[in-house]
RNA sequence: GCCGAAGUAGUUCAGUGGUAGAACGCUUUCUUGGUAAGAAAGAGGCCAUGGGUUCAAUUCCCAUCUUCGGCU
Numbered sequence: 001g002c003c004g005a006a007g008u009a010g011u012u013c014a015g016u017g018g019u020a021g022a023a024c025g026c027u028u029u030c031u032u033g034g035u036a037a038g039a040a041a042g043a044g045g046c047c048a049u050g051g052g053u054u055c056a057a058u059u060c061c062c063a064u065c066u067u068c069g070g071c072u
Stems, first nucleotide, its partner, number of pairs: 001071007010024004018055001026042005048064005
């Protein structure tokens, strides 16, 4: 330099056009003599950034950034 993949909650990942979910983690409460385990409730993400298409974009298209892999 060229090609490809990925970027969504603190972490690991779903979600393939109609206002985003799970597990673990975190907070509060209950239970226990106490810890752990268990139960209930809750907080936390405008989806890497900027444009385009569309009535409507996490989703489709383009560019940029970051990470990983391959080729040279």
Molecule: transfer RNA
Organism: Patescibacteria group bacterium